Context: one part of a larger RNA
């Protein structure tokens, strides 16, 4: 852009895609059928592996330059706390996430057939699976169970919402009917009523702008937006590291003017301190207004 008003949601399924997979071994069948014996199956059902494919992170591992701790050199002239030594200085751990070496799934049924096996059966009084007709028959073909899929131009279906209304102007037409005024009345005059065009209004819904992530290269997708827990903060839970600093006590050893001083380190305070991409609670901050 199209699908012939616009929009939203749910479907159908033409068509397309797919590994719906491959294989070993064991048990059962069964020491059976078969066979003189020696030997020795199969269909069926079940267990357990290997390879491939798909998914997941509870467990087992890997990574984890979020994080915690140890430690060397040097610098901030001390302590504390830090910088640099790689685009972690080195080392020990490590949640979420990602991941495999880990875990889970990988089945069954139906239809039409191939080679082939048959039934009935003539041509050809017989015979013959074939000529008419009929029944079976494969890891192969098609379908169901999986995924995409109204742009399937025969351009689908269902449901819902909005619009098709109003105002002003212009042009054309002016039938019925209606209203108002006049008239005793017949009737007369005006307006409304129709179609087309232009401008405006209303409008479902969507987008932008705003907060985000189970999404993500950008678009897209999904969610939230005060009638709110969307992100941040705070608090709680859960977890990582491994017991902070300060203070108190103890202390090998060294020094000493013999009064005491320095002191690695240890213990206690302390299952501490520090930290968190997790799970919640809470409108404190920002999702306002448009």
């Nucleotide at each position: 852009u199209g699908c012939u008003g616009g929009u939203c949601g749910c479907c159908u399924g033409a068509g397309g895609g797919g590994a719906a997979g491959a294989u070993g071994u064991c048990c059962u069948c069964a020491g059976u059928a078969c066979g003189a014996g020696a030997g020795g199956a199969a269909c069926u059902g079940g267990g357990u592996g290997u390879c491939g494919c798909g998914g997941c992170c509870u467990c087992c591992g890997g990574u984890c330059u979020a994080c915690c701790g140890g430690u060397u050199a040097u610098c901030c002239a001390g302590c504390a706390g830090g910088g640099u030594a790689g685009a972690c200085g080195c080392c020990g751990g490590g949640c979420a996430g990602c991941u495999g070496c880990g875990c889970c799934g990988u089945u069954g049924c139906g239809g039409a057939u191939a080679a082939g096996g048959g039934c009935u059966g003539a041509a050809a009084g017989c015979a013959u699976c074939u000529a008419a007709g009929c029944c079976c028959g494969a890891a192969g073909c098609c379908g169901c169970u999986c995924c995409c899929g109204a742009a399937a131009a025969u351009a689908g279906g269902c449901g819902a919402c909005c619009a098709a209304c109003c105002u002003g102007g212009a042009g054309c037409a002016u039938a019925a009917g209606g209203c108002u005024g006049g008239g005793u009345a017949a009737c007369c005059a005006g307006c409304c009523g129709g179609c087309u065009c232009c401008a405006g209004u209303c409008g479902a819904g969507g987008g932008c702008g705003g907060g985000a992530g189970c999404a993500g290269a950008a678009g897209a997708c999904u969610c939230c937006g005060u009638u709110g827990a969307u992100g941040g903060g705070g608090c709680g839970g859960g977890g990582g590291u491994g017991u902070a600093a300060g203070c108190a006590c103890c202390a090998a050893g060294g020094g000493u003017u013999c009064g005491c001083c320095c002191g690695a380190g240890g213990u206690g305070u302390u299952c501490a301190g520090c930290c968190c991409g997790c799970c919640g609670c809470u409108c404190c901050c920002a999702a306002u207004a448009g």
Molecule: large-subunit ribosomal RNA, domain VI
Organism: Nitrososphaerota archaeon